[in-house]
Context: one part of a larger RNA
RNA sequence: UGUAGCAAGGUGGAUGCCUUGGCAUCAAGAGGCGAUGAAGGAGGGGGAACACUGCCAUAAGCUUCGGGGAGCUGUCAAUCAGGCUUUGAUCCGGAGAUUUCCGAAUGGGGGAACCCAUCUUGGCAAACCCAAGAUAUUCUUGUCUGAAUACAUAGGGCAAGAAAGCGAACGGCGUGAACUGAAACAUCUAAGUAGCGCUAGGAAUAGAAAACGAAGUGAUUCCCUAAGUAGUGGUGAGCGAAAUGGGAACAGCCUAAACCUAUAGCAUGUGAUAACCUGUGUGUGUUGUGUUAUAGGGGUAGCGGGAUAUAUAUGUCUAAAGAAUACAGUCUUUAGGUUGUAGUGUUUUGUUUAGCAGAAUUGCUCUGGAAAGGGCAGCCAUAGAGAGUGACAGCCUUGUAUGCGAAAAGCAAAAUAACGCAAUGAUAUAUAUUCCCAAGUAUCACGGAGCACGUGAAAUUCCGUGAGAAUCUGCCCAGACCAUUGGGUAAGGCUAAAUACUACUUGAUGACCGAUAGUGAACUAGUACCGUGAGGGAAAGGUGAAAAGAACCCCGGAAGGGGAGUGAAAUAGAAACUGAAACCACACGUCU
Numbered sequence: 001u002g003u004a005g006c007a008a009g010g011u012g013g014a015u016g017c018c019u020u021g022g023c024a025u026c027a028a029g030a031g032g033c034g035a036u037g038a039a040g041g042a043g044g045g046g047g048a049a050c051a052c053u054g055c056c057a058u059a060a061g062c063u064u065c066g067g068g069g070a071g072c073u074g075u076c077a078a079u080c081a082g083g084c085u086u087u088g089a090u091c092c093g094g095a096g097a098u099u100u101c102c103g104a105a106u107g108g109g110g111g112a113a114c115c116c117a118u119c120u121u122g123g124c125a126a127a128c129c130c131a132a133g134a135u136a137u138u139c140u141u142g143u144c145u146g147a148a149u150a151c152a153u154a155g156g157g158c159a160a161g162a163a164a165g166c167g168a169a170c171g172g173c174g175u176g177a178a179c180u181g182a183a184a185c186a187u188c189u190a191a192g193u194a195g196c197g198c199u200a201g202g203a204a205u206a207g208a209a210a211a212c213g214a215a216g217u218g219a220u221u222c223c224c225u226a227a228g229u230a231g232u233g234g235u236g237a238g239c240g241a242a243a244u245g246g247g248a249a250c251a252g253c254c255u256a257a258a259c260c261u262a263u264a265g266c267a268u269g270u271g272a273u274a275a276c277c278u279g280u281g282u283g284u285g286u287u288g289u290g291u292u293a294u295a296g297g298g299g300u301a302g303c304g305g306g307a308u309a310u311a312u313a314u315g316u317c318u319a320a321a322g323a324a325u326a327c328a329g330u331c332u333u334u335a336g337g338u339u340g341u342a343g344u345g346u347u348u349u350g351u352u353u354a355g356c357a358g359a360a361u362u363g364c365u366c367u368g369g370a371a372a373g374g375g376c377a378g379c380c381a382u383a384g385a386g387a388g389u390g391a392c393a394g395c396c397u398u399g400u401a402u403g404c405g406a407a408a409a410g411c412a413a414a415a416u417a418a419c420g421c422a423a424u425g426a427u428a429u430a431u432a433u434u435c436c437c438a439a440g441u442a443u444c445a446c447g448g449a450g451c452a453c454g455u456g457a458a459a460u461u462c463c464g465u466g467a468g469a470a471u472c473u474g475c476c477c478a479g480a481c482c483a484u485u486g487g488g489u490a491a492g493g494c495u496a497a498a499u500a501c502u503a504c505u506u507g508a509u510g511a512c513c514g515a516u517a518g519u520g521a522a523c524u525a526g527u528a529c530c531g532u533g534a535g536g537g538a539a540a541g542g543u544g545a546a547a548a549g550a551a552c553c554c555c556g557g558a559a560g561g562g563g564a565g566u567g568a569a570a571u572a573g574a575a576a577c578u579g580a581a582a583c584c585a586c587a588c589g590u591c592u
Base pairs, nucleotide, nucleotide: 004592005591009584010583016577017542018541021513022512023510024509025508026507027506028505029504030502031501032166033165040102041101042100043056044055047080048079051075052074062096063095064094065093066092067091071084072083073082107116108115109114117135118134119133120132121131122130123129137163138162139161140160141159142158143157144156145155170201171199172198173197174196175195181188185234211217212216221248222247223246224245231239232238252494253493254492255438259297260296261295262294263293264292265291266290267289268288274287275284276283277329278328279327280326281325282324302472304437305436306435307434308432309431310430311429312428313427314426317336318335319334320333321332322331323330337424338423339422340421341420343419344418345416346415347414348413349412350411351410352409353408355404356403357402361377363376364375365374366373378395379394380384386398387397388396443467444466445465446464447463448462449461453479474489475488476487477486478485529536530535552563553562554561555560
């Protein structure tokens, strides 16, 4: 000199790997809490205690009953001190006690977490003081009072009970937009949606045909279908059924009226031609009759039903009392018996709220810091789901399969029939010139709404105004209307299941996310911070297997660094896993 090889950062936090947290779905439970003071808060409370959690002047807790079995004194989060514990602590579960102040907040007030009272009882002799309890409003029921004004009513007092407030979605009712679409826009659409108000339940609504529609079906609800059909529509945009058929689930009932009885009010009758269940006799005597109200009985339907009267047939447990009275009959009530049962109780079973048992290699060897990995050899399996353990474990730990378990409390089902409650006599047929069958209703006219249906030929449904029926020889409907034929029985009410939802609890799952993702929130998160306020609203995870967290020495005031030591690794050193890019430095290095 040439050639070949070697070494090399800071910053930053992407990427990879991980997961304490989320998301979604399924199953089961639960579907409410609250004047016995909720939800939500304020303030306290620990030996050293800021925050979180739990708790409440009995204050990280008290009592008791079960479980459990060696350590415990919650978390961040160590440390010190002092305690508890096999006479069973800590911990887990059931039941209970305590539970400041605010808050519906309720003794009065109030600028929430504060202020000020009255009454009763007790502590004292006491007026003061202390403690405990009570004291809001409205409604309902009962009761005591009580005006103008005589009876009465209004009003007032007292007692008991209930209500209120909060809560995610789902429900019912009321009220009710606009953007938008129609390629503009007004009818129309969006949409009876969003919003707002009232109100309920674990579901709600609806519901036993005055139905459907022409075949017949036979309460309602929900799903599939019919069907994007029939229709509707500035016949534009669009809107958009029903019957039928197939499934899920199935359950039917009670009143009003006629008539009878009782009580009360009103009217009328009042000395006998009223009435007192029937017959005969006796007796009583306005106890009557009509009407209204209340209560009990009766009764509930569409081949119409029921009431009443008469007739016929079948049937009708026992006893007592009553219907003025004696006898004969008849009727009513009560008790027993019988039957049933949605309530209470008892028993059993299941289930929820703690738990318990639970097989098989501490085998040999290799690598390694470490074995669960490789090689060799065994074993269990109703258990080879999963998780953890110094790398990947059926046999190490925890679990898993399987089996077992409750002193106490809750829930469900079944049985029982003790208590309570209900039923316990009528039923069928025939006849009737008897009575009833939901009225300012049905219906009609006008004006609207709602029905898939925009006024249309517009039925059916609902509302406003006006007019205004009938009672079964009635009335409504079958898409104007009429006839015929058919279906039904309005104007009162109740009703499980199939259906909707998930704030909450438990279990399980994922061709869901993996820290700019997934919740806004994996961490002190609805926190910090912003805003007068309504409200808005973050960032922020990872040393290592184990702190073994670097004794000691050196430079420095410190920060920081160099050695030493720990460790498998310190270029894993707490600003820490991995450690990309932008950017900075180096690029003039050094060794063989």